[in-house]
RNA sequence: UAAUUAUCAAGAAAGGUUGAGGGAUAUGGCCCUACGACACCUUAGCAACCGGUCAAAAAUUUGACAAAGGUGCUAAUUCCAUCUCUUCGGUUGAGGAGAAAGAUGACAA
Numbered sequence: 001u002a003a004u005u006a007u008c009a010a011g012a013a014a015g016g017u018u019g020a021g022g023g024a025u026a027u028g029g030c031c032c033u034a035c036g037a038c039a040c041c042u043u044a045g046c047a048a049c050c051g052g053u054c055a056a057a058a059a060u061u062u063g064a065c066a067a068a069g070g071u072g073c074u075a076a077u078u079c080c081a082u083c084u085c086u087u088c089g090g091u092u093g094a095g096g097a098g099a100a101a102g103a104u105g106a107c108a109a
Base pairs, nucleotide, nucleotide: 001109004106005105006104007103008102013043014042015041016040017039021032022031023030026082027081028080029079044074045073046072047071049070050069052065053064054063055062056061078101083098084097085096086095087094088093
């Protein structure tokens, strides 16, 4: 870094440094931001993917527990939509499902 796979409507802050943009990409919105956003560092917290303990049996799956280890995360549904199908409607709409893309974990090359 491409592929595979699971999840993505919940949850979770302060201080310091810096100083103007940021919210993945393209577009349209809508938000955050000098009352200091974003980013970096420290501490804290949230989660439960790997790993740990226990139980069961469908035999490597399900559930429960804990959070020392590996990770990740701590504005808004992945902020919303744009692609396909479908329902309602009859005018550029609303609802539902899916895909694509993205994020995170695991895995193997």
About this RNA:
SAM riboswitch aptamer (S box leader) from an uncultured Saprospiraceae bacterium, 109 nucleotides, folded computationally. It matches the Rfam family "SAM riboswitch aptamer (S box leader)". Its family is annotated with regulation of gene expression in the Gene Ontology.